[in-house]
């Protein structure tokens, strides 16, 4: 300096004006509610729903078989196919990438070509007392052995459903009990009586729908520090509280700047655009994969030239 390799971060800032969603506080109003003020409101993947786990409910003596996963060794975690360490193979000059990496002395399988002969010992050649010993063109593999991500075997996990879970409160109509009235005529015909009319009429429970609450965000939580540990990561002190909508809010405009983009200039610099890429929470949470303009930062190969 040029080409690389492994890591981490950030992915617009201020401030104005008008909404939207939760919320404390103040007034009005018996309640729901309305008016004012204050706060707080999308992400590193909020995505795939892939692994794993908390919480509901349902099922469940115990054991076995079956089927589905995982697989050097050792450790971390609530757990996991995650993550960290080391052997070990392939690759790569090298930093560092990749690996379903137990068992073929239980059994089953193993395509073409070539070759006498392909999965199971025979077969030819020489040789021995003796299938005692040697060799044997071919073929990836041949008189032994290899494929286990081909069935198997061996250890070890694994019950289903899933916040639309699930708990409550709970209309109006039709239906079900039950009680009372009723052809000795209820109900209804505007309150009464008389007449008409002819069979249901009230009340009560209780399941269930709309509808609404509640589960709902204080947690395997963030962050500094310090200690232990090669590390994932474990303790500890100290300080935070950071959306909680639910047919679903988190927007829309203005203004100044920084990047990025275009365009002009040889440069300095001017001009233009107007916030960029990928993408929008949905009961949480740990992982993994994937997307993704642009930047930023440590750490290390390898060549090259210079002292």
């Nucleotide at each position: 300096g040029a080409a690389g390799c492994g890591g981490g971060c950030c992915g617009g800032a201020c401030g104005g004006u008008c909404g939207c969603c939760g919320u404390g506080c103040c007034g009005c109003g018996g309640u729901u509610g309305c008016g004012g003020u204050g706060c707080g409101g999308a992400g590193g993947a909020a995505a795939g729903u892939c692994g794993g786990g908390a919480c509901u409910c349902c099922a469940c003596a115990g054991g076995g078989c079956a089927g589905c996963g995982u697989a050097g060794c050792g450790g971390g975690u609530a757990a996991c196919u995650c993550c960290c360490g080391u052997c070990c193979g392939c690759c790569g000059u090298g930093a560092g990438g990749c690996g379903a990496g137990g068992a073929u002395c239980a059994g089953a399988g193993c395509a073409a070509c070539a070759g006498a002969g392909a999965c199971g010992a025979g077969c030819c050649g020489g040789u021995u007392c003796a299938g005692u010993c040697c060799g044997g063109g071919u073929g990836a593999a041949a008189c032994g052995g290899g494929c286990a991500a081909u069935c198997u075997c061996u250890a070890c996990g694994c019950g289903g459903a899933g916040c639309a879970a699930c708990a409550c409160c709970a209309a109006a109509u039709a239906g079900g009990c039950a009680g009372a009235c009723g052809a000795u005529g209820a109900c209804g015909c505007g309150g009464c009586c008389c007449g008409c009319c002819g069979a249901g009429u009230c009340u009560g429970c209780g399941g269930g729908u709309a509808g609404g609450u509640g589960g709902c965000u204080c947690g395997a939580g963030c962050g500094c520090c310090g200690c232990g540990g090669c590390a994932a990561c474990g303790c500890g002190u100290c300080g935070c509280c950071a959306a909680g909508a639910g047919g679903a809010a988190u927007g829309a405009u203005c203004g100044u700047c920084a990047u990025a983009c275009c365009c002009c200039g040889c440069a300095a610099g001017g001009g233009g655009c107007g916030u960029a890429a990928c993408a929008g929470a949905a009961u949480c949470c740990c992982g993994c994969u994937u997307a993704c303009a642009g930047g930023c930062c440590c750490g290390c190969u390898u060549c090259a030239c210079u002292u």
Predicted 3D model of a 307-nucleotide RNA (Bacterial RNase P class A) from an Usitatibacteraceae bacterium. The gene name in the source record is rnpB. Taxonomically the source falls in Usitatibacteraceae (Bacteria, Pseudomonadati, Pseudomonadota, Betaproteobacteria). Its Rfam family is "Bacterial RNase P class A". Rfam classes the family as a ribozyme. Of the family's consensus pairs, 93% are formed in the model. The sequence is in RNAcentral, with records from ENA.